[in-house]
Molecule: TPP riboswitch aptamer (THI element)
RNA sequence: AUAAUGGAACAGGGGUGCUGAAAGGCUGAGACGGGCGAAAGUCCGAACCCUUUACCUGAUACGGAUAAUGCCGUCGUAGGUAGCUUGCAUUUUCACAUG
Numbered sequence: 001a002u003a004a005u006g007g008a009a010c011a012g013g014g015g016u017g018c019u020g021a022a023a024g025g026c027u028g029a030g031a032c033g034g035g036c037g038a039a040a041g042u043c044c045g046a047a048c049c050c051u052u053u054a055c056c057u058g059a060u061a062c063g064g065a066u067a068a069u070g071c072c073g074u075c076g077u078a079g080g081u082a083g084c085u086u087g088c089a090u091u092u093u094c095a096c097a098u099g
Base pairs, nucleotide, nucleotide: 001093003091004090005089006088007086008085010083011051012050013049014048017026018025019024032045033044034043035042036041055080056079057078061074062073063072064071
């Protein structure tokens, strides 16, 4: 000097299901609290996850299971999608100098 991995800082992205009168139950990292609205919805906040393993689309898809549901599998090495910095750590490689 180069590269890889990790860390850190800053910035950014995301979802809100099923069941039940309710309490509660199921899955999950996350299904929470509050405002507005006749409703459908929408906004704010919290926690959590993700920045290419989040999440969205295809999808009112296909197969299986379940009380029911993206509950599980396929699709899927699919398409889309929100990143830069680092005077930090470890390691690799190259060059040079000295012994």